[in-house]
Context: one part of a larger RNA
RNA sequence: GACGAACGCUGGCGGCGCGCCUAAGACAUGCAAGUCGAGCGGGGCAUCUUCGGAUGCCUAGCGGCGGACGGGUGAGUAACACGUGGAUAACCUGCCUGGUCAUCCGGGAUAACAGGCCGAAAGGCCUGCUAAUACCGGAUAAGCUCACGAGGCCGCAUGGUCUUGGGAGAAAAGGUCCUGGAAGGGACUGUGACCAGAGGGGUCCGCGGCCCAUUAGCUAGUUGGUGAGGUAACGGCUCACCAAGGCGACGAUGGGUAGCCGGCCUGAGAGGGUGACCGGCCACACUGGGACUGAGACACGGCCCAGACUCCUACGGGAGGCAGCAGUCGGGAAUCUUGCACAAUGGGCGAAAGCCUGAUGCAGCGACGCCGCGUGAGCGAAGAAGGCCUUCGGGUCGUAAAGCUCUGUUGUCUGCGACGAAGGGUCUGGUCAGGAAAUGGGCCAGGCGUGACGGUAGCAGACGAGGAAGCCCCGGCCAACUACGUGCCAGCAGCCGCGGUAAUACGUAGGGGGCGAGCGUUGUCC
Numbered sequence: 001g002a003c004g005a006a007c008g009c010u011g012g013c014g015g016c017g018c019g020c021c022u023a024a025g026a027c028a029u030g031c032a033a034g035u036c037g038a039g040c041g042g043g044g045c046a047u048c049u050u051c052g053g054a055u056g057c058c059u060a061g062c063g064g065c066g067g068a069c070g071g072g073u074g075a076g077u078a079a080c081a082c083g084u085g086g087a088u089a090a091c092c093u094g095c096c097u098g099g100u101c102a103u104c105c106g107g108g109a110u111a112a113c114a115g116g117c118c119g120a121a122a123g124g125c126c127u128g129c130u131a132a133u134a135c136c137g138g139a140u141a142a143g144c145u146c147a148c149g150a151g152g153c154c155g156c157a158u159g160g161u162c163u164u165g166g167g168a169g170a171a172a173a174g175g176u177c178c179u180g181g182a183a184g185g186g187a188c189u190g191u192g193a194c195c196a197g198a199g200g201g202g203u204c205c206g207c208g209g210c211c212c213a214u215u216a217g218c219u220a221g222u223u224g225g226u227g228a229g230g231u232a233a234c235g236g237c238u239c240a241c242c243a244a245g246g247c248g249a250c251g252a253u254g255g256g257u258a259g260c261c262g263g264c265c266u267g268a269g270a271g272g273g274u275g276a277c278c279g280g281c282c283a284c285a286c287u288g289g290g291a292c293u294g295a296g297a298c299a300c301g302g303c304c305c306a307g308a309c310u311c312c313u314a315c316g317g318g319a320g321g322c323a324g325c326a327g328u329c330g331g332g333a334a335u336c337u338u339g340c341a342c343a344a345u346g347g348g349c350g351a352a353a354g355c356c357u358g359a360u361g362c363a364g365c366g367a368c369g370c371c372g373c374g375u376g377a378g379c380g381a382a383g384a385a386g387g388c389c390u391u392c393g394g395g396u397c398g399u400a401a402a403g404c405u406c407u408g409u410u411g412u413c414u415g416c417g418a419c420g421a422a423g424g425g426u427c428u429g430g431u432c433a434g435g436a437a438a439u440g441g442g443c444c445a446g447g448c449g450u451g452a453c454g455g456u457a458g459c460a461g462a463c464g465a466g467g468a469a470g471c472c473c474c475g476g477c478c479a480a481c482u483a484c485g486u487g488c489c490a491g492c493a494g495c496c497g498c499g500g501u502a503a504u505a506c507g508u509a510g511g512g513g514g515c516g517a518g519c520g521u522u523g524u525c526c
Base pairs, nucleotide, nucleotide: 001525002524003523005522006521007520008519009518012373013372014371015370016369017368018366019365020331025329026328027327029326030325031324034065035064036063039062040061042059043058044057045056046055047054048053072284073283074282082208083207084206085205086204087203088202091201092200093199096197097196098195099194100193101192102191103190104138105137106136107135113128114127115126116125117124118123144169145168146167148165149164150163151162152161153160154159174189175188176187177186178185179184210256211255212254217247218246219245222244223243224242225241226240227239228238229237259281260280261279262278263274264273265272266271286307287306288305289304290303309320310319311318312317337363339362340361341360345359346357347356348355349354376406377405378404379403386397387396388395389394410467411463412462413461414460415459416458420453425448426447427446428445429444430443431442432441470515471514472513473512474511475496476495477494481510482509483508484507485506491498492497
């Protein structure tokens, strides 16, 4: 000098930050991931009804997208985990963007629902009915994949790429709206295949960053090869066979410790220390293991198995996982509210309106930190009272107080009162592209409307010095001295050291020094 601090004394206000460093201990309760009715069949409610039905709202189920993001934690990990620079001729990529070609013909089921049954519950079984952008078969194939043939170009070893010939193989789904009597036509959106882009990811390699040699040898899928399997992909990743290799004092193996980095602290620098908040990467989600689905997971609020623990039970059997936000117990020197809002930003879904969002934006608590402000200003005695000291003359606290004149930061009261809001929606008007037209779409202008924070910030007025100062130190280091008490006692102390009868070192007082809403102490790093 610094701190995610703690402890003691003290404590007026504001802004901005920060706040379980310990038990990756256990968790009551609420909330934290849903959404789409413009994919589908049903059910309920309301309104209208010409009693046929129509419209609006809600919704359990099927289906789609999302739940792999966002949020938390640092246990494990000394490793291509991270950082940095490369490689991928060894790879994948939902949504988004640009482009190309399509979106045809059929089929059988099944939830919901109804009936019946079992169970304490969780839940399950049987029979019957039904829809789809759910599932299945077929058609077509610009491009794609595979094998074969011909040719061109290129490279970095395996090789890459393009053109071409015939052959084999694999697709799809509709919905809403407009016009029309219909057929049909049109707009928007979706679906399939392929080429590219963007963004995201997988894998491989060079180099770099801890301690112990009181750890010296380690290794059987071990090292390499051939073939096969597997993967998006290379590979001993896995397997069969063959060979006998591979690593190590340039520190293998073993043990200990540890998430890594941008950064942060310190320092003139070199360096040392560190990795809280914020940002990037990684790992984990009660403990261990496993796969399923999917573009993506071996998946925090998904599934299965095992284990420990907790809970329910009719004893047959079930349920759960806060290292999400708050909160509880426990541990600890120590770390907050079971708050408000989706108004903004961002995210998921949706054509949209919108819904969801403990992400986020705010508020609350804590001097935990940094910064700013205040606790008053001017005048006022050769100097009140009082305290302390005194050589008894006086000195000092001290212009300090009182008193007078002011100010109004802040405070209290009253009134006004934001920026953050632009979008979106709807209405009116204008205009443009397209189209036969209409719906729809783009652009411009105007009207109406959206704020958790918050009646907050700010502004104005009124009152009124009124409500706001402490802490540590004064032997040397080190800035600041006297008196009394005590008498190696009581005590102080970072080091040197003080105290045994005049102690500037203990205790108190007066005075002084330092810092100031803080001041000291302890701990840690430089």
Background: Predicted 3D model of a 526-nucleotide part of an RNA (small-subunit ribosomal RNA, 5' domain) from an uncultured bacterium. The RNAcentral record of the full RNA draws on ENA, Greengenes and SILVA. Rfam family: Bacterial small subunit ribosomal RNA. Its mean pLDDT, the model's own confidence on a scale to 100, is 88.